[in-house]
The part of an RNA shown here (large-subunit ribosomal RNA, half B) has 1209 nucleotides and comes from a Candidatus Dojkabacteria bacterium. The source organism's lineage runs through Bacteria, Bacteria candidate phyla and Candidatus Dojkabacteria.

Context: one part of a larger RNA
RNA sequence: UCCGUGUCAAGGAAUUCGGCAAAUUACUCCCGUAACUUUGGGAAAAGGGAGCCCUCUGGAGCGCAAGUUUUAGAGGGGGCACAAAAAUGAUCUAAUCGACUGUUUAACUAAAACACAGGUAUGUGCAAACCCGCAAGGGGACGUAUACAUACUGACGUCUGCCCAAUGCCAGAAUAUUACGGAAAGGAGUGAAGUGAGCUUCGGCUCAUCAGCUUCCGACCUAAGUACUGGUGAAUGGCGGCUGUAACCCUGACGGUCCUAAGGUAGCGAAAUUCCUCGGUGCUUGAUAGGCAUCCUGCACGAAAGACGUAACGAGUUAGAUACUGUCUUGACACGGAGCUCGGCGAAAAUGAAAUGGCUGUGAAGAUGCGGCCUUCCCAUAUCUGGACAAAAAGACCCCGGCAUCUUUACUGUAGCUAGGCAUUGAGAUAAAGCGAUAAUUGCAGAGCGUAGGAAGGAGACUUUGAAGCUUCCCUUUUGGGGGGAGUGGAGUCGCCAAUGUAACACUUCCUUUUUGUUGUUUUAUUUCUGAUUGGAGCCCUAAUCGGGCAACCAAAACAGUGUUUGGUGGGCAGUUUGACUGGGGCGGUCUCUUACUAAAGAGUAACGUAAGAUUUCAAAGGUCAUCUCAGGUUGUAUGGAAAUCAACCGAAGAGUACAAAGGCAUAAGAUGGCUUUACUGUGAGACAUACAAGUCGGACAGUUACGAAAGUAGGACUUAGUGACCUUUUUGUAGCGCAUGGAAGCGCAAUUGGUCAAAGGAUAAAAGUUACGCCGGGGAUAACAGGCUAGUCUUGCCUAAGCGUUCACAGCGACGGCAAGGUUCGGCACCUCGAUGUCGGCUCAUCACAUCCUGGGGGUGUAUCAGCUCCCAAGGGUUAGGCUGUUCGCCUAUUAAAGUGGUACGCGAGCUGGGUUCAGACCGAAGUAAUUCAGGUCGGUCUCUAUCCGAUAUGGGUGUUCUAAAUUUGAGGAGAUUAACCCUUAGUACGCAAGGACCAGGGUUAGGCAACCUCUGGUGCACCAGUUGUUCGUAAAACGAGCAUAGCUGGGUAGCUACGUUGCUAUUUGGAUAACUACUGAAAGCAUCUAAGUAGGAAGCUAACUCCAAAAUUAAAUUUAGUCACUAGGUUCCUGGUAGACUACCAGGUUGAUAGGUGUUAGGUGUAAGUGUAGCAAUACAUUAAGCCAAGACAUACUAAUAAACCG
Repeated sequence: UCCGUGUCAAGGAAUUCGGCAAAUUACUCCCGUAACUUUGGGAAAAGGGAGCCCUCUGGAGCGCAAGUUUUAGAGGGGGCACAAAAAUGAUCUAAUCGACUGUUUAACUAAAACACAGGUAUGUGCAAACCCGCAAGGGGACGUAUACAUACUGACGUCUGCCCAAUGCCAGAAUAUUACGGAAAGGAGUGAAGUGAGCUUCGGCUCAUCAGCUUCCGACCUAAGUACUGGUGAAUGGCGGCUGUAACCCUGACGGUCCUAAGGUAGCGAAAUUCCUCGGUGCUUGAUAGGCAUCCUGCACGAAAGACGUAACGAGUUAGAUACUGUCUUGACACGGAGCUCGGCGAAAAUGAAAUGGCUGUGAAGAUGCGGCCUUCCCAUAUCUGGACAAAAAGACCCCGGCAUCUUUACUGUAGCUAGGCAUUGAGAUAAAGCGAUAAUUGCAGAGCGUAGGAAGGAGACUUUGAAGCUUCCCUUUUGGGGGGAGUGGAGUCGCCAAUGUAACACUUCCUUUUUGUUGUUUUAUUUCUGAUUGGAGCCCUAAUCGGGCAACCAAAACAGUGUUUGGUGGGCAGUUUGACUGGGGCGGUCUCUUACUAAAGAGUAACGUAAGAUUUCAAAGGUCAUCUCAGGUUGUAUGGAAAUCAACCGAAGAGUACAAAGGCAUAAGAUGGCUUUACUGUGAGACAUACAAGUCGGACAGUUACGAAAGUAGGACUUAGUGACCUUUUUGUAGCGCAUGGAAGCGCAAUUGGUCAAAGGAUAAAAGUUACGCCGGGGAUAACAGGCUAGUCUUGCCUAAGCGUUCACAGCGACGGCAAGGUUCGGCACCUCGAUGUCGGCUCAUCACAUCCUGGGGGUGUAUCAGCUCCCAAGGGUUAGGCUGUUCGCCUAUUAAAGUGGUACGCGAGCUGGGUUCAGACCGAAGUAAUUCAGGUCGGUCUCUAUCCGAUAUGGGUGUUCUAAAUUUGAGGAGAUUAACCCUUAGUACGCAAGGACCAGGGUUAGGCAACCUCUGGUGCACCAGUUGUUCGUAAAACGAGCAUAGCUGGGUAGCUACGUUGCUAUUUGGAUAACUACUGAAAGCAUCUAAGUAGGAAGCUAACUCCAAAAUUAAAUUUAGUCACUAGGUUCCUGGUAGACUACCAGGUUGAUAGGUGUUAGGUGUAAGUGUAGCAAUACAUUAAGCCAAGACAUACUAAUAAACCG
């Protein structure tokens, strides 16, 4: 020193993030007990009292009795203390959250999180929904809507507002859209033989083509879904601006206006939610960033992700109070176990090698190792941790690369669910629709007798097998009629002709339109059946929920189920994507092309350098031929003006150029006119440029054109931007290939269409987020801390002096500007460190600088004194305690001489703490669809026993110091110390009108700091004394004694150690040299001048003096004494010990001896032993007795032990 424990004067939370820890409380009985309350509680509330021993009396229970248990009362006894030990709640008040008991991150989070009873919604009718499983099968449940499942909320009380626009979910079915499938029609290919057409050299060639086959497309039919129409909030969710207005001001009941699906109701509110903010006010305190109450300006509460209350409850969180205390002021003592020494046994981490110093500089920027200087004899032991960028863990933060988890309206899939088709899958009926057949029916422009479908035939047709007419019914209608049935009736009706008209009628045939009937077929819908199929019940093997068989009862039924296929849905699941640059990353910006500058007179040249543009346009704004000259100005000139048009002159460009800039351009590339299409086809010598791919210029040749008389010019535009590879696709042409052959498909070639593929050399046809649950590989190539460089910012100083200061720049200030220094701020840079340099604050312990807060010395003053202001010198010492907060800081309270500023890895975590920040849990607000996130808030949350080296503090061993020793000194050098206030006197003096009130000088007392000590006052004092409880034991009943219970507890206490105690020091008229400053004399400079020669003062500072260490001071010192070859001087081992001490050392002593023990006496402590006697019924008291006992103290005493011997020299 660590771990565990005991005690403590005075104070009593001042400690600290926080009463953490400790202390207090505690048992039984009696008394007594508040607010509030869900009437149960709260409650052991709180707060009081009694309790031991003995005697007596009364009652009760049990027992035959002896007795025993218990209770009430009275009296007595002793002690510091009677629940005497042990076991054994501290309490109260006010908030927050959660109702409660419960559950949870085994091993950092026990909570406010989870659960919960209760509430609500939704689903589910039993072969239930739902869940597990490929299925069989199982759970649900051998349950049945008072049940089960899912979701949200979370006892109870009062309540739960508005919005259905969005997203979900539910319902609907008219319309639109929609897959597989079915399918009319059509396109294309082929099309031998054949057929047709054309041509023919008659050999044949070319074209077309039916059927069939192949292929493509496909009207129409076809479900869910979607669109659509409604509903739904205890579904996902949401719940506004601006502005005017009341007779002070303020405010705004009231009004206006815009927007919305609707604009936040009740309640609550700086809150676990409030940024500003330490909000305002009140209470609490001496002081409160805390707490409570209240206000409302709610950045950003709010009603079942429930709102607001709430008794009880909580190892929850917060504040206050009482009690209590070593948490603290401020530490002390003691005990046990470690540590240290000895004996035995005996690890680990770590370790490049080590012969491992300080300062300063340097250096990959913080050196034991390099330079310089200094220091330093060799080796150990015990201690301390400042360094070894100590150890440990290939940094968890950050960035880069990769992986994984999770999310979703990322992309692509997919289980599941769902809808249709087909299969398993059969038989009927009815209805509807389509198609076919059949029988009927129907057909009105106008004209015409009048309802003329078309064409052909046609002169007759029908009629007792019942004509006309009449009655009635049905269908149809253009409302005029037409058709049919039944009845009646009893003989005629119609056509040809005529008229009208495009068409002429009777009658027959064929065709057509409408409608109807019948029938066949296909499809759809509804429905019936039973035999597939399914469920249930039954019988036998059989004592079986298996398996097989029997039978054919009930129910369902061609549905369901299953298979397959197509559509929808589908983060339930899966695979992936989610760019780069970047003075870290993110956010922002950018990414291709053009121009200029940067760019350093060839080209080229970077930056998140500077300044601008492009992703077109033009059929003329192209070609050619010809002509012309601009902008501006002056003068003149009707309307006419500064500017319209006209004329003259001046005018190298100050204009114009389609568009940015640059370079060009008047011979014009600028302006105007004529004719035109070279804005051509095929080539391309040779160059520029260049990684490649791209890009640029291009004479000339062939062809064909335009203009020009011609020479000639023309392959777009004054030039430099106006853009996109490959694959794929479109269209046109061509006819090179053509999977046996012929064709075809397809490919190729030439041209051509589709990219903000703009991240623009373009990863895919097709892609977003999150991680604090994270993981891996790397990086000091790259951030956060610290260091380094720098010094914009910061701090300090200086120069100048406009101005302030009544006057006056400079007592004190000082603008606009300028110059430096420092390296404490915020930064910049990214140089060491990412195979780890632990980060804020506090505590502890410091150390340095001085730009000085106090104290000391001075100058100036707008200094009367006092008190100040300002500047100079000065770093010796000092520089408080609290409230709030994690705070540094800050504000406040009370003091003080003063409550300094900074550096030291924002000094100090192998020294402590861990409140904050910064892992995992959780809550609120806010952001986000969500996962999740927030220099926003909140509660909780593992800090690693052993020190090798340097360094530091102590203690030894060795050697040296030129003979060996024993003593005593010197002091080179080093370290320490160094303080301040108050009171009194001088003196109520100087000064001052007064109020007030000194310098200088002297005396005293305190505070702080340091040291020593234990006489006193206290503390402790582990067995010194006494008291005492429980229990066990000593032959054991009494008495006495012993063990254990924290030394059992309690009261005292010797020595020692100690502070809260005592004493001392912090000194003297101190010497010397000085600082600022003040002087003397005095020139340079006839003056002046503190200086140049000379002389003198002057500070808590320096130095000496004071205290301590100190000759390894290797310069190893000095003095005195002893020893001389000798079991010498001397010393050691060894032994008894302590004034010493971890060990060692040191000191006292070793028989010529008081060193220790013992013994005796005594100081001192405790407080009257035991035994006996006496008194008392007894507890007990008194006497013997200031007794007995007693550790470490003092003195005395050889009784015991320090014997004997050896070694060094």